[in-house]
Molecule: Bacterial large signal recognition particle RNA
Organism: Candidatus Iainarchaeum sp.
RNA sequence: UGGGUUAGGCGGGGAGUCAGCGGUUCCCUGUAUACCGGAAAUCCGCUUUAUGCCGGAGCCAAAUGCCUGAAGGCGGUUUAAUUCACUUAAACUGCUUCCAAUGCUGACUGCUGACAUUCUGUCCUUGAAGAUCGGUUUUAUCGGCAAAUCCGCCAGAUUCGGAAGAAAGCAACGGUAACCAGUAAAAUUGAUGCUUUAAGGGUUGCGGAAGCGAGGAAAGUACUGGAUCAAAGCAUUUAAAUGCAUUAAAUCCACUUCAGGAAACCCA
Numbered sequence: 001u002g003g004g005u006u007a008g009g010c011g012g013g014g015a016g017u018c019a020g021c022g023g024u025u026c027c028c029u030g031u032a033u034a035c036c037g038g039a040a041a042u043c044c045g046c047u048u049u050a051u052g053c054c055g056g057a058g059c060c061a062a063a064u065g066c067c068u069g070a071a072g073g074c075g076g077u078u079u080a081a082u083u084c085a086c087u088u089a090a091a092c093u094g095c096u097u098c099c100a101a102u103g104c105u106g107a108c109u110g111c112u113g114a115c116a117u118u119c120u121g122u123c124c125u126u127g128a129a130g131a132u133c134g135g136u137u138u139u140a141u142c143g144g145c146a147a148a149u150c151c152g153c154c155a156g157a158u159u160c161g162g163a164a165g166a167a168a169g170c171a172a173c174g175g176u177a178a179c180c181a182g183u184a185a186a187a188u189u190g191a192u193g194c195u196u197u198a199a200g201g202g203u204u205g206c207g208g209a210a211g212c213g214a215g216g217a218a219a220g221u222a223c224u225g226g227a228u229c230a231a232a233g234c235a236u237u238u239a240a241a242u243g244c245a246u247u248a249a250a251u252c253c254a255c256u257u258c259a260g261g262a263a264a265c266c267c268a
Stems, first nucleotide, its partner, number of pairs: 001268005008060003011029005019047005033057001035056004066261007075252008084243002087240005094234003097227004102222003108216002117210006123201008131192011143180002150175003158167003
């Protein structure tokens, strides 16, 4: 130096989970299988440095693997700051909203008389007399009404009697009572979308009358003041949490490069 064999190797890392380690899970990145089968998230296995486990086939091979140092570096995690978005809470009153005064405009309306004023009616309260409706009492009248225990009269039947007669007496019939019902009158009492009347009330609404003589006015708008979110909305500010992006720092780190180190056996 070449060939063969073997040790060995055919990934690693981050997040998450966990007392911790490894795996299934999710993510990033290599490749000599990112290979096939078995179990694994209410999880599977291991234990003080904690291997991934079980069963297969294939590939690389003393190196594309191992150790030390340096540089680069995909990606992840954490912290902080800033911007934006969103949610919640609080504050505030600039706008909106509501109220009031003043002004502008003015649908419509007004000499067939505006606005305001006076009187009055309606309306409200209390009372009185009626009316209507109802209740109660008394009187009169008509009618109904006794099954049993009112009165009368008592068919049939019953009792007494030798007979003549007598006795009690059911049904039916008539009358009457308590009671029921109607009508009329009187008294009393209650109610009221009624009538009249008396005394009061009366911010406002509607009507009538008197007198005066020219405006009144819905809505809108300007300005001023006030009220409120706690009845509400918009805007603004503050605080907290979340999300995206950017920057900085720390940390882990696949992979790449450079330098160095170790490096089995057999044959030629």